[in-house]
Overview:
This is a predicted structure of a 687-nucleotide part of an RNA (large-subunit ribosomal RNA, domain II) from Rothia endophytica. The coordinates come from a structure-prediction model, not an experiment, and the mean pLDDT is 84. The source organism's lineage runs through Bacteria, Bacillati, Micrococcales, Micrococcaceae and Rothia. The RNAcentral record of the full RNA draws on ENA.
Context: one part of a larger RNA
RNA sequence: GCCUGCGAGUUAGUGUUCUGUCGCAAGGUUAACCCGUGUGGGGAAGCCGUAGCGAAAGCGAGUCUGAAUAGGGCGUUUGAGUGGCAGGAUCUAGACCCGAAGCGGAGUGAUCUAUCCAUGGCCAGGUUGAAGCGACGGUAAGACGUCGUGGAGGACCGAACCCACCUAGGUUGAAAACUGGGGGGAUGAGCUGUGGAUAGGGGUGAAAGGCCAAUCAAACUCUGUGAUAGCUGGUUCUCCCCGAAAUGCAUUUAGGUGCAGCGUUACGUGUUUCUUGCCGGAGGUAGAGCUACUGGAUGGCCGAUGGGCCCCACAGGGUUACUGACGUCAGCUAAACUCCGAAUGCCGGUAAGUCAGAGCGUAGCAGUGAGACAGUGGGGGAUAAGCUUCAUUGUCGAGAGGGAAACAGCCCAGACCAUCAACUAAGGUCCCAAAGCGUGUACUAAGUGGGAAAGGAUGUGGAGUUGCUUAGACAACCAGGAGGUUGGCUUAGAAGCAGCCAUCCUUGAAAGAGUGCGUAAUAGCUCACUGGUCAAGUGAUUCUGCGCCGAUAAUGUAGCGGGGCUCAAGUACACCACCGAAGUUAUGGCAAUGUAUUUUUGAAUAUGUUGGGUAGGGGAGCGUCGUGUAUCCAGUGAAGCUGCGGUGUGAACCAGUGGUGGAGGGUAUGCGAGUGAGAAUGCAGGC
Numbered sequence: 001g002c003c004u005g006c007g008a009g010u011u012a013g014u015g016u017u018c019u020g021u022c023g024c025a026a027g028g029u030u031a032a033c034c035c036g037u038g039u040g041g042g043g044a045a046g047c048c049g050u051a052g053c054g055a056a057a058g059c060g061a062g063u064c065u066g067a068a069u070a071g072g073g074c075g076u077u078u079g080a081g082u083g084g085c086a087g088g089a090u091c092u093a094g095a096c097c098c099g100a101a102g103c104g105g106a107g108u109g110a111u112c113u114a115u116c117c118a119u120g121g122c123c124a125g126g127u128u129g130a131a132g133c134g135a136c137g138g139u140a141a142g143a144c145g146u147c148g149u150g151g152a153g154g155a156c157c158g159a160a161c162c163c164a165c166c167u168a169g170g171u172u173g174a175a176a177a178c179u180g181g182g183g184g185g186a187u188g189a190g191c192u193g194u195g196g197a198u199a200g201g202g203g204u205g206a207a208a209g210g211c212c213a214a215u216c217a218a219a220c221u222c223u224g225u226g227a228u229a230g231c232u233g234g235u236u237c238u239c240c241c242c243g244a245a246a247u248g249c250a251u252u253u254a255g256g257u258g259c260a261g262c263g264u265u266a267c268g269u270g271u272u273u274c275u276u277g278c279c280g281g282a283g284g285u286a287g288a289g290c291u292a293c294u295g296g297a298u299g300g301c302c303g304a305u306g307g308g309c310c311c312c313a314c315a316g317g318g319u320u321a322c323u324g325a326c327g328u329c330a331g332c333u334a335a336a337c338u339c340c341g342a343a344u345g346c347c348g349g350u351a352a353g354u355c356a357g358a359g360c361g362u363a364g365c366a367g368u369g370a371g372a373c374a375g376u377g378g379g380g381g382a383u384a385a386g387c388u389u390c391a392u393u394g395u396c397g398a399g400a401g402g403g404a405a406a407c408a409g410c411c412c413a414g415a416c417c418a419u420c421a422a423c424u425a426a427g428g429u430c431c432c433a434a435a436g437c438g439u440g441u442a443c444u445a446a447g448u449g450g451g452a453a454a455g456g457a458u459g460u461g462g463a464g465u466u467g468c469u470u471a472g473a474c475a476a477c478c479a480g481g482a483g484g485u486u487g488g489c490u491u492a493g494a495a496g497c498a499g500c501c502a503u504c505c506u507u508g509a510a511a512g513a514g515u516g517c518g519u520a521a522u523a524g525c526u527c528a529c530u531g532g533u534c535a536a537g538u539g540a541u542u543c544u545g546c547g548c549c550g551a552u553a554a555u556g557u558a559g560c561g562g563g564g565c566u567c568a569a570g571u572a573c574a575c576c577a578c579c580g581a582a583g584u585u586a587u588g589g590c591a592a593u594g595u596a597u598u599u600u601u602g603a604a605u606a607u608g609u610u611g612g613g614u615a616g617g618g619g620a621g622c623g624u625c626g627u628g629u630a631u632c633c634a635g636u637g638a639a640g641c642u643g644c645g646g647u648g649u650g651a652a653c654c655a656g657u658g659g660u661g662g663a664g665g666g667u668a669u670g671c672g673a674g675u676g677a678g679a680a681u682g683c684a685g686g687c
Stems, first nucleotide, its partner, number of pairs: 001687006011093003015090010027048003033042003052059002062074004096234002099231001103224006114198009123188001125157003128153001132149006161185003165182005200216001202212003237621006247260005261368002263365007272358001274353008287340001288338002294334003298330004306322001307320005371396010401412003416589004421585003427579003430563003436576001438575006449565001455549002459546010476533005482506003487501003512527001516525002590611009622676001624673010640660005645654003
C1' cells in the first nucleotide's frame, strides 16, 4: 500500500415541549405497594386542567398599588383538557465516535546512574632527585658551602586501567551512541569487585536542570477515568420537494455563543406581495455657486493704522520702492460651506399587469454569524496591491453547459430523462477545428494587428483656414547684395557681427547701421532683399484616422493558442449567409404542484406551472438481523457461492435454467434493533 472483517446520534427518566395517533372528556390519570400469574383486580396519596391577582398574609371575577368608590397594571367577559403509544427537539447523565498535555490517590523501583558507608583488589617500565642524615670545608659557636646518602611529589615520560578532545566512516548502522586513526589522566580529589544506605515535589548532584533501569523542569505501574477539549479528524443505503448564510446588536468576545436577519415544515389569512404608468409627498447627494453665510486662498486699485526719514519745545506738519485693515474690481476653492439643486432611490394613493412555493401571522426543526471576485459610489493607502474597510448590484460560494488557448468570481446561459432532429446566444467562419481564403468602400506597411508613458519626427490618409503664384511663385542655377560709414559710445582694438544707445539718409531692380561662420582688429564666406534662366503649382497653420521612435533579463522562439496571414486571415463602416450551448423548439417518457370536473375518497381526466443545488428542513422507500401471526417451499436437495438471462427511476430484486453445496429457507403483515462503510496519520488479520 491493497484485500477482508470490525468501526460512530444510543439508553434511562410517570423530566420538559411540539407533532401525529388512540382512549376518556369538564374532566383525565394513577405512583409506591397489595392479591398472585389472569398481559387480571385493587390502591385517589399525588399530578395536570377547570380563575385570577398579590412579595405575602390574603381576597376572589376580580385583584394589586393607593387615603380613595380615582387612575393605572395583570385578569374575566366563555372554554379543552388529560393519559398512553410513536416521532422531532431539549434537560440531566461519558450522551455521536476517537484524540491530549496534565491533576489527585495508592504502590513499585538505586541489578543503569548520582553521592555516601563497610570490606577487598589493581596501577609494566623508565626519569627527576625535596626534607632529613653523614663526611669535609667554614665560624668563637653558628649560619653557610661542597661532596655523598636519602627517596618526597594531586612531580615527569609511558603500557594495563580509566576518560572521550579532533577527524574519517557509520546515519533503513555491525551498534536505539559504535568503529578506525590520533588525543587526555595514569600514586591520585585515582580506578575497580562485592555487600549496603538515600525514593518522586522526594533523593542525589566538584551544578549540566544533570542522574534516579534506552523514560526526568518532577520516574514507573495501577487507579479517580469514558478527566476536560468553545479544537482537529471521522460519522456507513436510495429516490423525491424546497433551499440558506458568511449580516446587525451583545459578549474576558473576536475561528465560540445568545437574540434578530435569511431556510424549511404544519396550520391560518388570501393578493394584502411584486412590477409598470399616473398623481401626491419628504429630502440636500451628484452638479453648481459663493458680494448668499462660514472658512481657505491669488492679483490689481484705494489707502486707515503702525514703522522709517525731515521740520519741530509742545501741538502739529511734510515725505516714504516699508506694513497693509476696511472697501472695491477680477479670477478661484471646501467631507464636517450652501442663495441653489437633479437623476436614481424612498413613502403614500390609484389603475393595469403578474398568481409566483409571493406577502403576513402562529408554532416545530435548523444551518449560518471566516466569505471571494467583478461593475459602480466612497473612506484608509501612494486616486499602490490578487491590499484593506463600507454601500449597492451581479456571479462564485451551493452552478453543470458554450466562449475567454488553459483560467471558482469575466461574457452568454440556469443541466428532470431519452434522441446519429431543428433554430439561436456570447463568440466565431484560411488550416489545426464546426462554419465565408463572403460582398462593398476606405485605411495600415509597422507583422502595427499580436504589451506601455512623458516626449519626439517633412510616415501616410481625410477635413478646414490662410500666404505667394503665367503681371512667372517654391526649389535649383547665373548675377548683384552698394554709398554716407570704421553710425555714436565703450575699448588696447570694436570696422554689420564682445557690449550699450540710436537704427537714419542716398543711389537704385534690390541691398539690415545687418542672419550666421570668421579675424587681435580688418579682411574673407554667407543670409535677408533684387534681376535673369526654367515653367506650374508652392509655403504656413488647425482638427482628425492609422502607423514610427521612445522599447533592456535571466532553461527555449515565448507579449496572435499554433501554423501561418499584407487590395489580409489586420483595422473602420455597412450588408448578406452560416457555425455555435445541457438556452429555445420538435418527438416520447417520469415526477411535483395550482385550478376545474368526476369520484368508490384510493384516485382519474383536462389544463397551466415547475423539477441545478452545499449547510439545512420535509416526504416516500430499499436492504440486514431477530421475533409474533398467517401461509408456502425443501435430501425428487434449503441457505450460501457461482455461470447465463431478465426487471425496477434508485436503494435493490428475480420468473427460468446449469454447476457447487448438504439442512434449513421464503412470502404477506406487524413489532424490535449491536441495521447499511471509502476515508477517522482508524483497529485486527492476511498478502